This is a predicted structure of a 1205-nucleotide part of an RNA (large-subunit ribosomal RNA, half B) from a wastewater metagenome.
[in-house]
Context: one part of a larger RNA
RNA sequence: UUCGUUAAGGAACUAGGCAAAAAAGCUAGGCGUAAGUUUGCGAUAUGCCUUGCCAUCCGCAAGGGUGGCCGCAGCGAAAGUUUUCCAAGCGACUGUUUAACAAAAACACAGCUCUCUGCAAACCCGUAAGGGGAAGUAUAGGGGGUGACACCUGACCAGUGCUGGAACGUUAACGGGAGCGGUGCAAGCCAAUCCCCGAAGCGCCAGUGAACGUCGGCGAUAACUAUAAUCGUCCUAAGGUAGCGAAAUUCCUUGUCAGGUAAGUUCUGACCCGCAUGAAAGGUGUAACGAUUUGGAAACUGUCUCAACGAACAUCCCGGUGAAAUUGCAAUGACGGUAAAGAUGCCGUCGACCUGCAGCAAGACGAAAAGACCCCAUGGAGCUUUACUACAACUUGGUAUUGACUUAAAGUUUUUGUUGCCGAGCAUAGGUGGGAGACUUCGAAGCGCCCCUUCAGGGGGGUGUGGAGUCAUCACUGGAAUACCACCCUGCAAAGAUUUUAAUUCUAACCUGCCGCCGUAAUCCGGCGGGGGGACAGUGCCUGGCGGGUAGUUUGACUGGGGCGGUCGCCUCCUAAAGAGCAACGGAGGCGUUUACUAAGGUUGGCUAGGUCCGGAUGGAAAUCGGGCCGAUAGCGCAAAAGCACAAGCCAGCUUUACUGAGAGACCGAUCAGUUAAUCAGUUACGAAAGUAGAAUUUAGUGAACCGACCAUCACUCGUAGGAGUGUGGAAGAUCAUCAGAUAAAAGCUACCCUGGGGAUAACAGGCUGAUCUUGCCCAAGAGUCCAUAUCGACGGCAAGGUUUGGCACCUCGAUGUCGGCUCAUCGCAUCCUGGGGGUGAAGAAGCUCCCAAGGGUUUGGCUGUUCGCCAAUUAAAGCGGUACGUGAGCUGGGUUCAAACCGUCGUGAGACAGGUUGGUUUCCUAUCUGCUGUGGGCGUGUGUGACUUGAGAGAUCUCUUUCCUAGUACGAGAGGACCGGAAAGAACGAACCUCUGGUGUGCGAGCUGUUCCGCCAGGAGCACUGCUCGGUAGCUAUGUUCGGGUAGGAUAACCGCUGAAAGCAUCUAAGCGGGAAGCCAGGCUCAAGAUAAGGUCACGGUCCUGAUUUAUCAGGACAAGAUUCCCUGGAAGAUGACCAGGUUGAUAGGCCGCAGGUGGAAGCGUGGUGACACGUUAAGCCGAGCGGUACUAAUAUAAUCUUA
Repeated sequence: UUCGUUAAGGAACUAGGCAAAAAAGCUAGGCGUAAGUUUGCGAUAUGCCUUGCCAUCCGCAAGGGUGGCCGCAGCGAAAGUUUUCCAAGCGACUGUUUAACAAAAACACAGCUCUCUGCAAACCCGUAAGGGGAAGUAUAGGGGGUGACACCUGACCAGUGCUGGAACGUUAACGGGAGCGGUGCAAGCCAAUCCCCGAAGCGCCAGUGAACGUCGGCGAUAACUAUAAUCGUCCUAAGGUAGCGAAAUUCCUUGUCAGGUAAGUUCUGACCCGCAUGAAAGGUGUAACGAUUUGGAAACUGUCUCAACGAACAUCCCGGUGAAAUUGCAAUGACGGUAAAGAUGCCGUCGACCUGCAGCAAGACGAAAAGACCCCAUGGAGCUUUACUACAACUUGGUAUUGACUUAAAGUUUUUGUUGCCGAGCAUAGGUGGGAGACUUCGAAGCGCCCCUUCAGGGGGGUGUGGAGUCAUCACUGGAAUACCACCCUGCAAAGAUUUUAAUUCUAACCUGCCGCCGUAAUCCGGCGGGGGGACAGUGCCUGGCGGGUAGUUUGACUGGGGCGGUCGCCUCCUAAAGAGCAACGGAGGCGUUUACUAAGGUUGGCUAGGUCCGGAUGGAAAUCGGGCCGAUAGCGCAAAAGCACAAGCCAGCUUUACUGAGAGACCGAUCAGUUAAUCAGUUACGAAAGUAGAAUUUAGUGAACCGACCAUCACUCGUAGGAGUGUGGAAGAUCAUCAGAUAAAAGCUACCCUGGGGAUAACAGGCUGAUCUUGCCCAAGAGUCCAUAUCGACGGCAAGGUUUGGCACCUCGAUGUCGGCUCAUCGCAUCCUGGGGGUGAAGAAGCUCCCAAGGGUUUGGCUGUUCGCCAAUUAAAGCGGUACGUGAGCUGGGUUCAAACCGUCGUGAGACAGGUUGGUUUCCUAUCUGCUGUGGGCGUGUGUGACUUGAGAGAUCUCUUUCCUAGUACGAGAGGACCGGAAAGAACGAACCUCUGGUGUGCGAGCUGUUCCGCCAGGAGCACUGCUCGGUAGCUAUGUUCGGGUAGGAUAACCGCUGAAAGCAUCUAAGCGGGAAGCCAGGCUCAAGAUAAGGUCACGGUCCUGAUUUAUCAGGACAAGAUUCCCUGGAAGAUGACCAGGUUGAUAGGCCGCAGGUGGAAGCGUGGUGACACGUUAAGCCGAGCGGUACUAAUAUAAUCUUA
């Protein structure tokens, strides 16, 4: 890692019954089956019974009936194959999806609906040809939304969109007219500019919501209270209807009530104060369905209490083969400190013989991946839009292709005709000129009728009648005098010409995805003929509109991280530390001007404010008048500061120096800028003059360069004139206010993200700090009947700690994995319990409070991801904290925090939300060093070997309760009810063990199914999870058994004392002497001389030879003896080493024999029965590990090292 079994309990586990177990067996038979329902389902609902073998009967058979037989068990094994029920959410359903972290509630879907589309369709692909749509034709096709079915789908057309309208306004190109000016003899050419015409669009007017969308506030009111059917008022385009509602939506919130549970942040049913429900981005229901989400129940179980045993494989050892990441150097310890703020490597102290192997993972800020979070970059990309700017597409007009006729209208022009009324005047006098006549039987006047016109008086024309005159000159009036003629003006009419517009018609351009014929066996293409359309359409160019469809870009900086907010230039003061200067998202305020001929400028001359008291008509607190006192508080256009009375303040006269050209010298200062200024020349004002004056009491009142326009002009260029362009000087145009000003022109989202960087900068952790927090102390107003201090303690003050929330931004962004749980802990004490004490508002009991004390202990559940908390039941108690909010190279992954999706809210949108909800790869079989747990080898321990020990030191243990006796005693009115002392039982924890109780027991025994084989029967063997099932020896085990924390001491803490001075008293103390705790030290248990300070005790340790030499000894050798190892047999010992028992003088293992123990009555034979089967032989047969015996087998044979000084 994968499996098998498990006592008692049975989800107590956990985020969650995850996993496992179990059930059932449509594909066995029979019976039987609820709510609900779309009548199909639900349904194999749920549930109950049977299942083998033998004999016999019925039946063709399948099968059934009856009787019998065996076992714990009859689908007796295996395979395949939903456990079930109750209740909610979501989605109707079967389907589809993120190949490789998401299978879903997302997508799709049938149905519903809106809208477009009449066919060469709309729409889509394409530059086009052409193609799809479709070889379809509105019962069709495209697009959007919703999502079966049932009941329904409310109000708003103000905004945006879409559709429709066309009068007016605005409006491009084109067209027409005029034309400054230039040039030219002229014709003409160039041409600023203006006017007219001129479409869509926009404005404008309507319609439209199953288009984008939206669907209020305040106040008052009923005979208890509460509430408000009701009323008032404001606003709106209209104010959310029916439904549903703490919801996948409810922040507060674990809302409240009810149900379920011992206990319910979840769940269900209600309520309705809906932060922020709501009707096709559909509302509400809903049978069936779902590897969906949530809650509950039954059954079942090793998920758990609480773990045990067994199997296989890997790990381990041996043989073979043999990688990888990693690696600054390493002679790589602990603690305290220090240090870029968490040290194997620095300082100090301590520890520590050298070196392997098996293990564990606390550290090496372990490995891996130039952090994905965060910030930054005048980085990138994707996406959005009412950001900017373009472009496609669509659309509009003009023009070309492009022709004819007609009608109508408009403009221009020609001809003809006509029109012309102030008043005066005969009366309707257009102008000017000519003019004395003109017209008339070719029919005048008059009259009738008709037409046009009109200033309603008339004027003009036609026709009929009529049959001879009419008009002018003159006169009058008047500015003008008339007939008649000519040329004109104005308006009109007709005709002609021409241009334009509108419309009909035509056919010949052009189109034809209509027909016929031909090329031709061709739905292509071409030709011809016919039909249809037709100067339209289509296309080119010019042009206006619309245009996230597409593209390129922009979208500021500062900032105690970033964002949000605020700010960005200039002036004044403080900060600013007595020169100047000086920062902060330090503290306060201002500016983006104003004033000119009646100044707020210049000059000359003069004057003094303001407050207060007293007096005085209207008259008051303040008007003006008089007096006194104070003295700059006043005023200087405006902020503040400095300044000002000799006034810079106030008044008056005259005025314009609010001038031109220069400017030595200074101040300030990175630069650019900024400031001051005597003096000289000119010209003025005022003043008698000296003189003063180049704006203002001073310090703010502002903007570089480019750009184009304006004025001026010595210059330059275009060969010259003309003209034009440029330069130069001047002045105007910037909330270029992000104010040293990126462009003429610019907003957003990214959780789909990417790159480069940063610990220069945030989130975790550490560090510093300690506001906040926790704890303690001081003072004592007060509470406590009285009484500050039994207990509590205001207003205030002082500390400690480093657990909270913070501040800072110091290590880490070439990575320090983040909440909670599990596991395993360890430390502190500010002590929850247990122990000892002081006080008490302590009678006893029970408490409250303080002191000492850290030895041990400190529960199980319900809810929730929770820590926390609430609740249930216990308990002696259910402590508070630290350890990278201990512990992810130990586990988990419920929460948070990637990619999918839903709801609410916000946003036009892309999207967003410390809002909710469902889903969602946790890397390394291998650890180098330190550390830790074990276990070897080497060497040392100044003689070796073998034994036995001492104990410096280290570790483990250390607990608590209940009951009883004393005693119903002390105490107490009673109720109640002890100290001290003694005894018993138990809880948890720990150690050892397996006799008992059980578990396991895969090499024991038996039963059973299927099948293959042993030739068949009988009897067996193999396989089927050990095939399944029932039992079970040894071993190992707990839930089982036994034992443990004992007794008696020493020194102490708080505290209580004795004696006792300083201080004739008092005093537990200063000298001295006692008592006193689960705590400390010993004692009891375990390890232990590498305790390098290496300890102690006991036992044993030959003979001979050779050489050297001063006896004694030294060196070498032989034999003998001993020890150990190798080797072998093994083990209740074990990873390997090691340890232990043995190795023939031997019971070490195996075998054999016997016994224990297990199973449970073998086979064969006999008997009985039709048979299944039963009985007898028989407590049979078989049996692993246990106990005893027995050399039958194997521990053979050797070898090596050391010692004998």

It matches the Rfam family "Bacterial large subunit ribosomal RNA". The RNAcentral record of the full RNA draws on SILVA.